[in-house]
Molecule: RNase P RNA; transfer RNA
Organism: Steroidobacteraceae bacterium
RNA sequence: AGAGCCGGCCGGGCAAUCGCUGCUCCGAUUUCGAUCGGAGGGGAGGAAAGUCCGGGCUCCGGCGGAUCAGGUGCCAGGUAACGCCUGGGGGGCGCGAGCCCACGGAAAGUGCAACAGAGAACAGACCGCCCAAGCUCUCGCGGCGAGAGUCGCGAGGGACGGCAAGGGUGAAACGGUGCGGUAAGAGCGCACCGCGGCCUUGGUAACAAGGCUGGCAAGGCAAACCCCACCUGGAGUAAGGCCAAAUAGGGAAGCAGCGGGCUCUGGUAACAGGGCGCGCAGCGCCGAUCCGCGCGCGCUUCCGGGUAGGCCGCUAGAGGUCCACGGCGACGUGGAUCGCAGAGGAAUGAUUGCCCUCGACAGAACCCGGCUUACAGGCCGGCUCUCUCC
RNA sequence: GGGCCAUUAGCAAAGCGACCCAAUGCGCUCCCCUGUCGAGGGAGAGAUCGUCCUUUUGAAUCCGACAUGGCCCGCCA
Numbered sequence: 001a002g003a004g005c006c007g008g009c010c011g012g013g014c015a016a017u018c019g020c021u022g023c024u025c026c027g028a029u030u031u032c033g034a035u036c037g038g039a040g041g042g043g044a045g046g047a048a049a050g051u052c053c054g055g056g057c058u059c060c061g062g063c064g065g066a067u068c069a070g071g072u073g074c075c076a077g078g079u080a081a082c083g084c085c086u087g088g089g090g091g092g093c094g095c096g097a098g099c100c101c102a103c104g105g106a107a108a109g110u111g112c113a114a115c116a117g118a119g120a121a122c123a124g125a126c127c128g129c130c131c132a133a134g135c136u137c138u139c140g141c142g143g144c145g146a147g148a149g150u151c152g153c154g155a156g157g158g159a160c161g162g163c164a165a166g167g168g169u170g171a172a173a174c175g176g177u178g179c180g181g182u183a184a185g186a187g188c189g190c191a192c193c194g195c196g197g198c199c200u201u202g203g204u205a206a207c208a209a210g211g212c213u214g215g216c217a218a219g220g221c222a223a224a225c226c227c228c229a230c231c232u233g234g235a236g237u238a239a240g241g242c243c244a245a246a247u248a249g250g251g252a253a254g255c256a257g258c259g260g261g262c263u264c265u266g267g268u269a270a271c272a273g274g275g276c277g278c279g280c281a282g283c284g285c286c287g288a289u290c291c292g293c294g295c296g297c298g299c300u301u302c303c304g305g306g307u308a309g310g311c312c313g314c315u316a317g318a319g320g321u322c323c324a325c326g327g328c329g330a331c332g333u334g335g336a337u338c339g340c341a342g343a344g345g346a347a348u349g350a351u352u353g354c355c356c357u358c359g360a361c362a363g364a365a366c367c368c369g370g371c372u373u374a375c376a377g378g379c380c381g382g383c384u385c386u387c388u389c390c
Numbered sequence: 391g392g393g394c395c396a397u398u399a400g401c402a403a404a405g406c407g408a409c410c411c412a413a414u415g416c417g418c419u420c421c422c423c424u425g426u427c428g429a430g431g432g433a434g435a436g437a438u439c440g441u442c443c444u445u446u447u448g449a450a451u452c453c454g455a456c457a458u459g460g461c462c463c464g465c466c467a
Stems, first nucleotide, its partner, number of pairs: 001386010012355007020043002023040007045361001049372002052370005057236004069232005074088005089103001090101004104227002109225002111221002126167002128163003135158010175193006194216001195214008240312004250303006257280003261276006282295004319338008356359001391463007400416003408447001418434005440456003
């Protein structure tokens, strides 16, 4: 100088003016609910987003468990918890700094593997290799027989016999390489590697190293069913709580209507007035039933539920910053310090001036920890490789 | 706030690990038929399955993330 890797941070700045929205203080008014005025101070994010996980909080449910369903999946740690984070192991990629991995079980069971290929999972023989034994064909010699023939020995050939080394197909061909061995071959034997079992050592563990041993038995796929281990009650701030109109409906009491009963008072009597308690919802047009029509089914007070409306929940929280200590680290412990949106049709904006690298993705709605996704541009720190020069 | 579904050719729509570089209908193009059009007959084109990944020998199909569109539930009576 060039090319890269990892981590952290920022996300236009300053000033003035005018607004919007909460809070605090002061003053005025007040129907005591609040309203108006003034001053001060606060007012979106790293993702506020997607709502993919986990928790707090609240209500409902619940003796405990199982089934079903869903999720997670190497080991250890962190944490309120997690599918997150940290450290480690194993595997893969990269010269490297580093990066990536849903990474339990296929020697429980079921299932799947198109095409190609001889054969696709207790497999198979197309080309090929081999005639040692057996079988078979031909030839030669010999024995027996009248002959057909048959028996023995030898030579050559063959497949319907042997083999699976090599070729070929495939994503995958039933361990790999070498030597021995053989008719040719083959874990058939041996050495090394791989694999399984046991032991020892190191490590909390995952796992690693070493030794002994087995002798190839046990191929792949579980983001196929499944098995194993662990986790999960449901709903969500419109949760939920408090105050509480008008109207309607519910309950209670009193008054009022109609009809009986008993009784008291007055009166010769008819009757009138009062008290107690009971019954009835109807009545009229039409005598009864049905239908239809009309009128009536009341008033007052109180109680409780509940709607509109209002208030709380609502932001001091697993909080931010700094320091010290413990830890490789995630993180934890202690101390100091700060006060930092809280709406409810929903605020965070506009104008002007100056400056710069001319400004991306995007905006709270109960809160928090993560993940994921979007993002113009810029800053800082650590590290790697290559080239050149000294 | 919570839950669910869909996306395949111009339109509709099947397929849910290989038979699929994907069926079918309407539409489109060409040819035949006709004086011409339509109808009819024949032939053909048109899709990398919303996008990017994962698993797998193999993905429209399984997994994850994202995008677009649509639907449902809630409070009181």